[in-house]
RNA sequence: CGAGUCGGUCUGGCAGCCGCGUCGUGCCCGGGGCGAUGUCCUGGGUGCGACGAGGAAAGUCCGGACUCCACAGGGCACGGUGCUGGCUAACAGCCAGGCGGGGCGACCCGACGGCAGAGUGCCACAGAAAGGACACCGCCUCGCGCACAGCCGCGAGGUAAGGGUGAAAGGGUGGUGUAAGAGACCACCGGCGAGGCGGGCGACCGCUUCGGCCAGGCAAACCCCACCGGGAGCAAGGCCAAGCAGGAGCAAGUCCCCCUUGGGGGCAGGGAGCGGCCCGUUCCCUAGAAGCUCCGGGUAGGCCGCGCCGAGGUGCACGGUAACGUGCACCCCAGAUAGAUGGCUGCCGUCCUCCCUCGUGGAGGACACAGAAUCCGGCUUAGCGGCCGGCUCGGGCG
Numbered sequence: 001c002g003a004g005u006c007g008g009u010c011u012g013g014c015a016g017c018c019g020c021g022u023c024g025u026g027c028c029c030g031g032g033g034c035g036a037u038g039u040c041c042u043g044g045g046u047g048c049g050a051c052g053a054g055g056a057a058a059g060u061c062c063g064g065a066c067u068c069c070a071c072a073g074g075g076c077a078c079g080g081u082g083c084u085g086g087c088u089a090a091c092a093g094c095c096a097g098g099c100g101g102g103g104c105g106a107c108c109c110g111a112c113g114g115c116a117g118a119g120u121g122c123c124a125c126a127g128a129a130a131g132g133a134c135a136c137c138g139c140c141u142c143g144c145g146c147a148c149a150g151c152c153g154c155g156a157g158g159u160a161a162g163g164g165u166g167a168a169a170g171g172g173u174g175g176u177g178u179a180a181g182a183g184a185c186c187a188c189c190g191g192c193g194a195g196g197c198g199g200g201c202g203a204c205c206g207c208u209u210c211g212g213c214c215a216g217g218c219a220a221a222c223c224c225c226a227c228c229g230g231g232a233g234c235a236a237g238g239c240c241a242a243g244c245a246g247g248a249g250c251a252a253g254u255c256c257c258c259c260u261u262g263g264g265g266g267c268a269g270g271g272a273g274c275g276g277c278c279c280g281u282u283c284c285c286u287a288g289a290a291g292c293u294c295c296g297g298g299u300a301g302g303c304c305g306c307g308c309c310g311a312g313g314u315g316c317a318c319g320g321u322a323a324c325g326u327g328c329a330c331c332c333c334a335g336a337u338a339g340a341u342g343g344c345u346g347c348c349g350u351c352c353u354c355c356c357u358c359g360u361g362g363a364g365g366a367c368a369c370a371g372a373a374u375c376c377g378g379c380u381u382a383g384c385g386g387c388c389g390g391c392u393c394g395g396g397c398g
Stems, first nucleotide, its partner, number of pairs: 001394010012348007020052015054369001058380002061378005066233004078229005083097005098112001099110004113224002119222002121218003136163002138159008171189006190214002192211008237304004246295005253267001255266005268286007312331008349367007
């Protein structure tokens, strides 16, 4: 210098103007309670000040906190997890390690329990046969055709060494053996199982002895084994509560007229509205209703939960390989409810394209993905680019 790999971090900057939300504070205008010009609660406007999205706020896929319901104990069913050790509130997360696979390497990937020797099931197409299977071609033996042998044909049998099909036909190489063959037998190598010794907390590793055990694969198929899991979710849940409907209570004519089982009108009385009060006027009611008071449940609506304190953040020290833990100091850091966190302008920055008089030039364009809604820990997905660091491979120079 080129190519690569892993990790951390940032998510354009500054200024001006206008605007939005929350909180604090000052001022102004209201509403309500109480006997009160006082005091308490509360609403709106406005000035000032402080603060105001993310690394993913996203998907809602895991795990918890919190809330309500259920619950003696055990089991079944169902769901999840699945190498080992550690971390954690917990996890399907993270760290370290083992094993298997990929890469020259840094490094990456793996649901990685069950020798699939408990049982069931499946294995497309092709192929004779896909299972404790299989004879299509081939090889070999015997019988017959044929009078003998060979060849050929047919039939009966043996054979998995060779050919062929397939993702897969089941150890490999060499030899013995045989009619031909075959782990049938032998040597070596490989796998598997059992035992011993050694190392490691462990997964596992190394060495060694024995057994022909070598007759497939699939458990993100059923299943088996071990461990874990009660259900629903902030529209959880709690408090206040208009109106309408329901229940209880409160007072005044059993007056007059008309039609006639009831209704209408008048007078009187009661209640409500207008109004500071009286008069007046309008409406409603008079024998169980209007109206008023009280009660319970509870809708709309409001308040709490809810952002004042947390599995919190930052820095330092210590322990640990690390994840992480402990201690000390400092900080308080968005909180709406149809949902605020925005818009415009200028300068600068980064990237891309074009132009030239080539220079630290000019012009144009772009600056993502996305947006809190109970909170927290993860995973996954989306995404313009920048910065920093560790390591690997190749080349060059000294």
The prediction has a mean pLDDT of 75. The RNA shown here (Bacterial RNase P class A) has 398 nucleotides and comes from an Anaerolineae bacterium. The gene name in the source record is rnpB. RNAcentral holds the sequence, with entries from ENA. Taxonomically the source falls in Anaerolineae (Bacteria, Bacillati, Chloroflexota).